Notes:
This is a predicted structure of a 678-nucleotide part of an RNA (large-subunit ribosomal RNA, domain II) from a Chitinophagales bacterium. The full RNA is in RNAcentral, with records from ENA. Rfam family: Bacterial large subunit ribosomal RNA. The coordinates come from a structure-prediction model, not an experiment, and the mean pLDDT is 83. NCBI's taxonomy places the organism under Bacteria, Pseudomonadati, Bacteroidota, Chitinophagia, Chitinophagales.
Context: one part of a larger RNA
This record gives sequence, structure tokens and C1' cells, in this order.
RNA sequence: GCCUACGAGUUACUCCUCACUGGCAUGCCUAAGCACUUAAGGUGCGGAAGCGGAGCGAAAGCGAGCCUUAACAGGGCGAUUUUGUCAGUGGGGGUAGACGCGAAACCGAGUGAUCUACCCAUGGGCAGGCUGAAGUUCCGAUAGUCUCGGAAUGGAGGGCCGAACCCGUAAACGUUGAAAAGUUUUGGGAUGACCUGUGGGUAGGGGUGAAAGGCCAAUCAAACUCGGAGAUAGCUCGUACUCCCCGAAAUGCAUUUAGGUGCAGCGUCGUGCAAUAUGUGUUGGAGGUAAAGCUACUGAGAAGGCUAGGGGGCUUCACCGCCUACCAACCCUUAACAAACUCUGAAUGCCAGCACAUAGUAACGGCAGUGAGCCCUGGGGUGCGAAGGUCACAGGGCGAGAGGGGAACAACCCAGACCAACAGCUAAGGUCCCUAAGUAUCGCUAAUUCGCAGGAACGAGGUGGGGGCGCAGUGACAGCUAGGAUGUUUGCUUGGAAGCAGCAAUUCAUUUAAAGAGUGCGUAACAGCUCACUGGUCGAGCGCCCCUGCGCGGAAAAUAAACGGGCGUCAAGCGAUACACCGAAGCUUUGGAUUCGAAAGAGUGGUAGGGGAGCAUUCCAAACCGUCGAAGCGGUUGCGUGAGCAACCGUGCAGGUUCUGGAAAAGCAAAUGUAGGC
Repeated sequence: GCCUACGAGUUACUCCUCACUGGCAUGCCUAAGCACUUAAGGUGCGGAAGCGGAGCGAAAGCGAGCCUUAACAGGGCGAUUUUGUCAGUGGGGGUAGACGCGAAACCGAGUGAUCUACCCAUGGGCAGGCUGAAGUUCCGAUAGUCUCGGAAUGGAGGGCCGAACCCGUAAACGUUGAAAAGUUUUGGGAUGACCUGUGGGUAGGGGUGAAAGGCCAAUCAAACUCGGAGAUAGCUCGUACUCCCCGAAAUGCAUUUAGGUGCAGCGUCGUGCAAUAUGUGUUGGAGGUAAAGCUACUGAGAAGGCUAGGGGGCUUCACCGCCUACCAACCCUUAACAAACUCUGAAUGCCAGCACAUAGUAACGGCAGUGAGCCCUGGGGUGCGAAGGUCACAGGGCGAGAGGGGAACAACCCAGACCAACAGCUAAGGUCCCUAAGUAUCGCUAAUUCGCAGGAACGAGGUGGGGGCGCAGUGACAGCUAGGAUGUUUGCUUGGAAGCAGCAAUUCAUUUAAAGAGUGCGUAACAGCUCACUGGUCGAGCGCCCCUGCGCGGAAAAUAAACGGGCGUCAAGCGAUACACCGAAGCUUUGGAUUCGAAAGAGUGGUAGGGGAGCAUUCCAAACCGUCGAAGCGGUUGCGUGAGCAACCGUGCAGGUUCUGGAAAAGCAAAUGUAGGC
């Protein structure tokens, strides 16, 4: 992992409540008990008690009223209206373990110190080598028996080296091991606070602990065994046949509450019938959003003017006074801003009346589930005008929604799947091939742009379209050729300044076809080159600006990879246009099923969940079947929407059970489910 078997809403109650069924209602009902008996799921008696029949008040009490109160007011609960009770079955609740399995723990009574910790008693063990304390003796020094030195002797030490023994430092191996802690190498102690045998002691909030919360039998921040015990678990997991109808919620308020719960909201079933809801039209309302506006307020801010006040400067002995491209109130002009501004002010939405249409409506009662939501669009708050962020609102979707498109892809686009069909039409999206359907028409693009970002500022004689202003056969534009002069080196400045450092200027005048007191390069300054401007040559368009389509650069990310691919260039890209076609579980057609409905007709996606109808299993009753072959098992065929059922063949060899009704240990894929087998 598979197979088989087992495996979870049960049972009890003088309990509460609701529905259905039945009895009685001139209320219902007996309990214990008693009698009878065909001994049963029996019959009769038994009215005690209980429920109902009147309520209100804390109560005395009063009573269709009562209470409150001074009250005959007002208010609260009742009556005015509907009758219940007993039994059965079912839905829920309560009390019990109460759908099943599951703690970590708590308490009680016991069992453990053959492991290990410490202690007591009594035994045992420690190769070999090294060092050489005290003491003693002798010798020497000395005046000296003190004291000092030396030698010998001696044999101390939680002394030294190192086996046994004890330990376990480092590394490797081992890691379903040889081993539930080891092996190898290496290492520490090794006469001691040493190691060890045997016997004994200390026990669970207790022991023992050179102290690590260590150890107390592979178990220790409170051992193990049994019991209280089915502890409790707002938590996790699991919870078993079929078909049909409807079908949610992830919100509000509260909560020692936030992953729980109560009430409300939303679902379903019943009663109930239009009280109700939705849409459209119309009539009438409330309102301060969007927009807009501000010389209509509050506030903020820009430019100018006018001009208080202030700053600065000038002047004066002082008071005055003057100036100001400083700051600046009020006021004026111009232009503009605001969620907490408004002189104004929509559209939607909201409320109400009426009309029409539609609706599984309102209300009441039974039973729920939900109370983690999420994405997209719109207008907002918050955040960074960040987030697949977060908060509330409106709408849609997923949730609980299959099908087609989007390469793939809960939420995007299209569209809501009762079943069947080798029928048709369409939606989104598509029509070169993969791949169903156009190699349609007219333009644009040359960048494979398209085809990751619908990528920016900015840059550019890319190219298409439109517009404007100029020049041009009296010859434009570009090229080539020639000229481009004189006063003058203008004046100033300067070391120098001569067209060309800088400053100034009436940047003037002359000769000219034309030529600036000079466009750029250049020189120390000149020189030199060149331009403007002009002649010639050439011979037809040229120059500049604006608007706009498509493209180019800007353009960097980690394995090769960002059109689905192949691939595509008068396209298979982009824009425009027209007609075809393809394309879904949409719509239509044909047949069928089912729900609601008198019919016509309308409906039938679905999680949590509510309701309805059935199938199967075991047992019972009755009636039957079976050795002329029961159940079970294997197979074939048929029937039923399905759970399932039947017939036949084979096997099997002794029991089985249709119909109807009753009773349940009543259906398995999951619970790291339990047991067995493979």
C1' cells in the first nucleotide's frame, strides 16, 4: 500500500416544546392498587394526583379585571376572540459520557534503590620504574652541647612516569548500527576526596545529589501500576445507500470577546394568503455630494497697482522732511485653491402616494447553517495617488458555477450544465499550418516594430499625410570658378589690440556687380584661411516653420527561453472598411424524465443547510419456497433515473423468505482508525 472483517447522533426520563396521526371533548386522563382471566401487547374497577377552564399583584388581596398612584388621569399585564387533554410516531431542547477517537495533566491506593545517587557494615584490588620530606647517625665550622654546612641512613607525598583497573578529551567510523550510546586511534586518573564484591538503608512534592534539574530499573521540572475515568478538550481528525425540491453566510450589536457564543440578518419547511417586495411610469418630498464659486463667509496662496505700518539710506542742534526694482495690512485690477470653506448646486440614490407588471411576498411557528471571506470595477480613507497592502461603501464574480475564449490560469471576457441526438443558429473570440473557419479589400510600417513593459524625459535630414511662409527660366537651391576693396591699424584701452581680449559708437563714409568698422579658425601683435555679399558656370525645382500617422535610439540580471509554437514583411503586423464563415453544456429543433399549475405554460448548476420520496441489511409475525437442489459464489441477459432488482447457466449442498406490517448493534474510502492476510 491493497484486500477482508470491525468502526461514530444511541438509550433512559411522570422533563420542556413543535408537527403529524388517532381517541374523547355535555373537559381530558388515570397512577399505585384490586378483581377476573383463554395468562396476553388481556378485560374490568380505581378520578387520588395532574393538565385545562381567569387574571393581576412582592404580598395581604381583589377579580374580567388587577397593579401602580392622591387620582375616576396615564401606563403595565390580562379579558373582550380560538378548548383542551390523553396516547403513538417524528423534529428539536434539557439532564445524563450523549456522535466517535485523542491530551498535556489532577487526585487516591499501592509497587519499585537487582539500573543509578548517597550512606552503613564486612571483604577484595592497585605490574614496574622515578623522586628522596621529617627524623636519626657521623664529620666539619665555632669559645660553645645553641646554630650553620656536608655526607650517610631513612622512606614521606590527594608527589612523578606508566600497565591492570576506573574514566571518556579529540577525531573518524557507525546512524533501518555488530550495539536503543558502540568500535578504532588519541587522551585523563592510576596510594587516593581511589576502584570494586557481597549484605543492608533512604520512596514520589518524597528520596539522593562535590548541583547537571542530575539520578531514582532504556521513563524524571515530579517514577511506575491500578483506580476516580468514558476527567475535561470553545481544539484537530473522522462520521458509512440513492433520487427529487429549495438553497445560505463569512454582516450588525454584545461578550475575560476576537478561530467560541447569544440576539438580529440571510436559508428551508409549515400555516397564511397580498398585509409585502422588486421593476417601470407618474406625483410629491427631505438632502448639501460631483461640479462650480469666492467683492458670499472661513482659511490659504500668486502678479501688479494704490498706500497705512515697519526696515534701510540721506538730512537736521532738534522737531520736521526726502528717497527706496526692501517687508507689507485694508482697498483696487488680473489669474487661481480647500475633507473638516459655501452666495450656489446637479445626476444617481433614498422616502411616500397612485397605476401597471412580476414575485416560492409580509407576518407567525418548527429546523438550521453562517458570524476567517476573497478577487475585479467605480468613487473614497490610510499608505509612498507602494503592495496579490489595509478600512468602509456601491456593483459584479468566485465562494457554492460546469461549458466556450484568454497558450496554461478560482475571480477577466462570453455564458448559467434536467437527460439524449452522427440536426440547425449564434456569443466572446477567431478564420496561413499545428487548429474548426477568408492566404478578403484599401492604406501604413522595414523596426521582426508587431511579439514582456500598450516603457519616460530627451535625441535624430527614418518615412507617410495635411497646412503655412518664402525663393525660382529676368535662372532659384547645392556644387564649381572669380571677387570679397578703400578712408583704416575707427576711437578708447593696452606692453601689444591692426575686422576677430575688452569697452564705446551718429557700426560712418567712399569705390562698386558686390564686399560687415566684420561669421568662424588663426597670430605675441601682424600675416594667413574662411564666411556674409556679388559676377560667371549649371538648368528645375529649392529653403524654413507648424499639425499629425507609423517606426529608430534611450532599453541592464543572473542555466538557453517574455509571439503558445511553426513561422509571418503589398503580412499571417498596424489602421480603416464590407460581406462571408467557424465557434459553447447559450438559443432553436426532435424525443424523454420530473416539479409547480385546473390548463395554458413556467421551471429543474449548487457547498453549509432545510424539506420530500425511496433502495438495501439483520430479526419478528403470518403465509410460503427448498435434496426434482436453499443461501453464498462465478458468469450472461434483461428491468429501474438511481440505491438496486429479476431470470437463466455453472458451482454449492441445507437452508431461505416474496407481499404486508413491526423492531433495529441498519449501509464505510478516508479517523498517522482496530485486527488478520498478502